Predicted 3D model of a 101-nucleotide RNA (SAM riboswitch aptamer (S box leader)) from an uncultured Solirubrobacterales bacterium. It was read from a public genome assembly, where an Rfam model found it.

RNA sequence: CGUCCAUUAAGAGCGGUCGAGGGCCCGGGCCCAGUGACGCCGCCGCAACCGAUCUCCACGAUUACAAGGGGACACGGUGCGAAAGCCCGGUUCGAUGGAGG
Numbered sequence: 001c002g003u004c005c006a007u008u009a010a011g012a013g014c015g016g017u018c019g020a021g022g023g024c025c026c027g028g029g030c031c032c033a034g035u036g037a038c039g040c041c042g043c044c045g046c047a048a049c050c051g052a053u054c055u056c057c058a059c060g061a062u063u064a065c066a067a068g069g070g071g072a073c074a075c076g077g078u079g080c081g082a083a084a085g086c087c088c089g090g091u092u093c094g095a096u097g098g099a100g101g
Base pairs, nucleotide, nucleotide: 001101003099004098005097006096007095008094013043014042015041016040017039021032022031023030025090026089027088028087029086044081045080046079049077050076051075053072054071055070056069057068060065085093
C1' cells in the first nucleotide's frame, strides 16, 4: 500500500503544554471552543479484537496428551476515554482489530 473477515447506539478524565479552530472528505444542520477546544506529553481509566495464563468441555491420540470450543483474567500487543462514526444526504466513505500478500 492493497485484499478478506469482524466491530463501529455500551464503557472510560485529570494535569501540563500549545494558541484557533475542531467534530475523516463534500453539502445542509447541530454541537465543542480564549471559562482555552483540536493537537502533543504525563499519569489515570475503559474495553476481552489478538496473544499468554488459569479453568471447563472435547475431534482425536491407547498414559491427567490433546486440534477446536466455552468461561475467567487487563499480564503482553494494539485500540479507545463529548454527543449513535453527532444527525441527514453524497460516498464500498471513515476508524479500529485480526489474518494473508

Its mean pLDDT, the model's own confidence on a scale to 100, is 85.